The part of an RNA shown here (small-subunit ribosomal RNA, central domain) has 351 nucleotides and comes from an uncultured bacterium.
Rfam family: Bacterial small subunit ribosomal RNA.
[in-house]
Context: one part of a larger RNA
């Protein structure tokens, strides 16, 4: 709990699609549901308010108005909401040229580097640290040349850059495919935002079958170092990492900032686009504009940092969520999951 807020003090759902619902341009007509308005009945008395009377007063009581915020009926306007009918194009969509990209999914493919194999030269060390040791190495190692495999990642370009809804996305080419812009104003005529349930997508770990394993390395073991060292350093080294195919639903999943719209000073970079000036033509260059992303910074807002046309400013509209710590994101129920476990989610007590 009819409040008042959610960048960092409790608070925006990890991110889309969408269903009910909730809000919705501009103009005619018509209706009279809301909505305003007369009237008519009801709305019991008591009470409770004004006025006034009676017990010497008051309480108390009687009388008479009011009120009873409300329902019904009827007459009435009809500007706003809504129904209904009918136009319209600024919203919102398709159409036609164009255009930027690591958007996505498969298939093939390149080199450099790491490791092992093999064979060549070659001779005692190599590795590693803070310093060593374990380790490897005369059964020939490090070093280097050649030739083999293999399995992962893709240096420079690279960006303060792109793209994507989020998560995420980078060697190359091909194939299928999303979505964005930007100009054109030909279509369609409000088809819109939002979105409770629902639904699909969602890094990394992490499960399940089957592969695959080259470097890396939870676990583990072994050397150090230490009062110890169940750790930091070293040498190994399973699982995983990587493919397929199916679970798992989380994260400081963050811009710790929900989606849409319309408004409100400017400078400066950078990425796409179209115009216009100059250019004999390319390329630069100057200027405008739409869309992206950043920095700075006015009013303004903010506890303050600071936000500041990509808003935390001014407004509507619709979701989500917060309501002292601590117990605790837990119990218990219930719903998913193979399991790990996740969603929803208290109370007792206590400060």
């Nucleotide at each position: 709990u009819u409040g008042g807020g959610c960048g960092u003090a409790a608070a925006g759902a990890g991110c889309u699609u969408g269903u009910a619902g909730g809000c919705g341009g501009c103009u005619u007509g018509u209706c009279g549901c809301g909505u305003c308005u007369g009237c008519u009945g009801u709305g019991a008395a008591a009470g409770c308010c004004c006025g006034g009377g009676g017990c010497u007063u008051a309480a108390c009581u009687c009388c008479g108005g009011g009120u009873c915020u409300g329902c019904a009926g009827u007459g009435g306007g009809u500007a706003c909401g809504g129904g209904c009918a009918g136009g319209c194009u600024a919203g919102a969509g398709u159409g036609u040229g164009g255009u930027a990209g690591g958007g996505g999914a498969g298939a093939c493919u390149g080199g450099a580097a790491u490791u092992c194999c093999u064979g060549g030269u070659g001779u005692a060390g190599c590795g590693g640290u803070g310093g060593a040791a374990u380790g490897c190495g005369c059964a020939g190692a490090u070093a280097u040349c050649a030739g083999g495999a293999g399995g992962a990642a893709c240096a420079c370009c690279g960006a303060u850059g792109g793209c994507g809804a989020a998560g995420g996305c980078a060697g190359g080419u091909c194939u299928c495919u999303g979505g964005g812009c930007c100009a054109u104003u030909a279509c369609u005529g409000a088809c819109g935002c939002u979105g409770a349930g629902a639904a699909g997508c969602g890094a990394a770990a992490g499960c399940g079958u089957g592969g695959g394993g080259a470097g890396c390395g939870a676990a583990c073991a072994g050397g150090a170092u230490u009062a110890g060292a169940u750790a930091c350093c070293c040498u190994g080294g399973u699982a995983g990492u990587c493919c397929a195919c199916g679970c798992c639903g989380u994260a400081a999943a963050c811009g710790u900032u929900g989606g849409g719209c319309g408004c409100u000073a400017g400078g400066u970079g950078u990425g796409g686009g179209u115009c216009c000036c100059a250019u004999u033509c390319c390329a630069c260059g100057g200027g405008a504009u739409c869309c992206g992303u950043g920095c700075c910074g006015c009013a303004g807002c903010u506890a303050a940092c600071g936000c500041a046309u990509u808003a935390a400013g001014c407004g509507c509209c619709c979701c989500g969520c917060c309501u002292g710590g601590g117990g605790a994101g837990u119990a218990c129920g219930g719903c998913c999951g193979c399991a790990a476990g996740g969603c929803u989610a208290a109370a007792a007590c206590u400060c």